[in-house]
C1' cells in the first nucleotide's frame, strides 16, 4: 500500500442482508426473600448505534468519504 471482517448500554454481543418502536446477557440501583451475606424473584436507571456527507416521507440498517481495531497478502 491492497483485500476482508468489525465499531450499537459500563463489559460481551444480537439486530444491518430485506429501511418503518433501539434489544439480550452480565454488571449497576431499588424492593422482596435471609438473623446477615450469597443465590433466587420483581422493578428501574443507563445509548450523539465511531465521525462527516448523500439517497429517502423515513437511515443503526442503503451509497460515498474518513477515523480506529482485527486478520490476510505484498
Nucleotide at each position: 500500500g491492497g483485500g476482508c471482517c468489525g465499531g450499537u448500554a459500563g463489559c460481551u454481543c444480537a439486530g444491518u442482508c430485506u429501511g418503518g418502536a433501539a434489544g439480550a446477557g452480565c454488571g449497576c440501583u431499588c424492593g422482596g426473600u435471609u438473623g446477615g451475606c450469597a443465590u433466587c424473584c420483581g422493578a428501574g436507571a443507563g445509548g450523539c448505534c465511531c465521525c462527516g456527507g448523500g439517497u429517502u416521507c423515513a437511515a443503526a440498517u442503503c451509497c460515498c468519504g474518513g477515523c480506529c481495531g482485527g486478520u490476510c497478502c505484498a
A computed fold for a 74-nucleotide RNA from Candidatus Hestiella acidicharens, annotated as transfer RNA.
The prediction has a mean pLDDT of 84.